A computed fold for a 72-nucleotide RNA from Candidatus Yanofskybacteria bacterium CG10_big_fil_rev_8_21_14_0_10_46_23, annotated as transfer RNA.
The coordinates come from a structure-prediction model, not an experiment, and the mean pLDDT is 81.
NCBI's taxonomy places the organism under Bacteria, Bacteria candidate phyla, Candidatus Yanofskyibacteriota.
It matches the Rfam family "tRNA".
Parts: sequence; structure tokens; C1' cells
RNA sequence: CCGCUCGUAGCUCAAUGGUAGAGCAGUGGCCUCUUAAGCCAUUGGUUGUAGGUUCGAGUCCUACCGAGCGGA
Repeated sequence: CCGCUCGUAGCUCAAUGGUAGAGCAGUGGCCUCUUAAGCCAUUGGUUGUAGGUUCGAGUCCUACCGAGCGGA
């Protein structure tokens, strides 16, 4: 320098162009002498950044940033 893959909640990951979800973690409650475990409820998101296409973009297109891999 060129190419490929990936970037979504604190963590690990989903989501066919049509209201962004799950598990764990956190918070509150139940239970318990207490803690843990268990049960119930619940908070938490500029979907890496900036543009474009579209009635509508996490998803499609472009550039950039970051991580990883490969080539020269």
C1' cells in the first nucleotide's frame, strides 16, 4: 500500500428494509435468623463516526475510525 471479516445494553450475542431483543450482570420485591440459591418485577441503547439511497436503514451504498486476518 491492497484485499477480506467484524463493530448492537456493563459482558456474551440475536434481530427478513417495517416499534432494537435474549441470557448474564445491575436495581427493587418475595422467601430466609442472615447470606447464598430460587421466584417475581424492572432500569439500562446517538446500533463505531459522518454522509447517501428509501415512505421507512442495525440491515443496502460510500468515506473514515477501531480490532483481527491475509497478500505485496